[in-house]
Context: one part of a larger RNA
Molecule: small-subunit ribosomal RNA, central domain
Organism: Streptomyces griseocarneus
RNA sequence: UUGGGUUUAAAGGGAGCGCAGGCCGAUCGUUAAGCGUGACGUGAAAUGCAGCGGCUCAACCGUUGCACUGCGUCGCGAACUGGCGGUCUUGAGUGAGUUGGAUGUGGGCGGAAUUCGUGGUGUAGCGGUGAAAUGCUUAGAUAUCACGAAGAACUCCGAUUGCGAAGGCAGCCACGGGACCGUUACUGACGCUAAAGCUCGAAGGUGCGGGUAUCGAACAGGAUUAGAAACCCUGGUAGUCCGCACAGUAAACGAUGGAUGCCCGUUGUUAGUUCACUUAAGAAUUAGCGACCAAGCGAAAGCAUUAAGCAUCCCACCUGGGGAGUACGCCGGCAACGGUGAAACUC
Numbered sequence: 001u002u003g004g005g006u007u008u009a010a011a012g013g014g015a016g017c018g019c020a021g022g023c024c025g026a027u028c029g030u031u032a033a034g035c036g037u038g039a040c041g042u043g044a045a046a047u048g049c050a051g052c053g054g055c056u057c058a059a060c061c062g063u064u065g066c067a068c069u070g071c072g073u074c075g076c077g078a079a080c081u082g083g084c085g086g087u088c089u090u091g092a093g094u095g096a097g098u099u100g101g102a103u104g105u106g107g108g109c110g111g112a113a114u115u116c117g118u119g120g121u122g123u124a125g126c127g128g129u130g131a132a133a134u135g136c137u138u139a140g141a142u143a144u145c146a147c148g149a150a151g152a153a154c155u156c157c158g159a160u161u162g163c164g165a166a167g168g169c170a171g172c173c174a175c176g177g178g179a180c181c182g183u184u185a186c187u188g189a190c191g192c193u194a195a196a197g198c199u200c201g202a203a204g205g206u207g208c209g210g211g212u213a214u215c216g217a218a219c220a221g222g223a224u225u226a227g228a229a230a231c232c233c234u235g236g237u238a239g240u241c242c243g244c245a246c247a248g249u250a251a252a253c254g255a256u257g258g259a260u261g262c263c264c265g266u267u268g269u270u271a272g273u274u275c276a277c278u279u280a281a282g283a284a285u286u287a288g289c290g291a292c293c294a295a296g297c298g299a300a301a302g303c304a305u306u307a308a309g310c311a312u313c314c315c316a317c318c319u320g321g322g323g324a325g326u327a328c329g330c331c332g333g334c335a336a337c338g339g340u341g342a343a344a345c346u347c
Base pairs, nucleotide, nucleotide: 003319004318005317006316007301008300012315014200015199016198017197021193022192023191025088026087027086028085029084030083031082033081034080035077036076037075038074039073040072041071042070048066049065050064051063052062053061054060091190092187093186094185095183097181099179103176104175105174106173108172109171110154114150115149116148117147118146119145120144121143125136126135162169163168205246206245207244208243209242210241215239219235220234221233222232257314258313259312260311261310262309265292266291267290268289269288270287271286272285273284274283275282296303297302320347321346322345329340330339331338332337
């Protein structure tokens, strides 16, 4: 390489868009590039195979034939692939209609809690723990009442609920975007996938400027302990929040790439539609989210119409463990670091 694989053994890119490329629905006609077939030309010699022959045999040699699976030209064929032309509607899309949604962006507003401030009441403790101590407190704390300020997060509803490509998304309002369902009115294969490329991308981190209530790496103190650079406690800076810019990684997980078709059932739920019936329960059908199971698959655990089943197309990735996601080089970054990514050696 071929082959075989990728939930958990090595292996699905974090996600989307997308140029090239690969692949592509039904039907009719045409073409003849691929494809099949025939003829001709060529395919040096040697070599190879077969027959015959020459060295006493053989190796070796001579001779005749075949082969040389290839290439070219000219015919013929037209199922399949391709090209060209026509038609079609089921794939794909568009229009108008309905429904639900924590989908995005922006903005102010709302109440509870927390901390702080001021004032009142009030007096000796509070706080914290396994137990304590550090800490706070007669300069009046904790508790309680009133008023005020600030920042951050949105109790209940709330649900293996919903939405989003993924990351993710939850008080209220406005403005955008998408999806399902139903209608089949329109276009008529306009599609799928996608190396590069572009965009998005939790937390933490970085730069500049704000903000800072809570929590809280680092740090300090108190404990624990043989020690305690920890777990526990009291504090507490960066950070946590906002704007702009960078960074680009996660057990970025369903550890399961995307698309399409096909293949028993039972049950719950979300959003519709249709039919019955308005006797409260139904029947059918789409699109999601769950549970259980048949065949089948699987090393098993398990998966099982949301497949890990049966098939097709495209991309990505794997090929013993360690060395190592390291070194070197290159690319990116302000840096931190990220991407790409070996070998010696060793078992």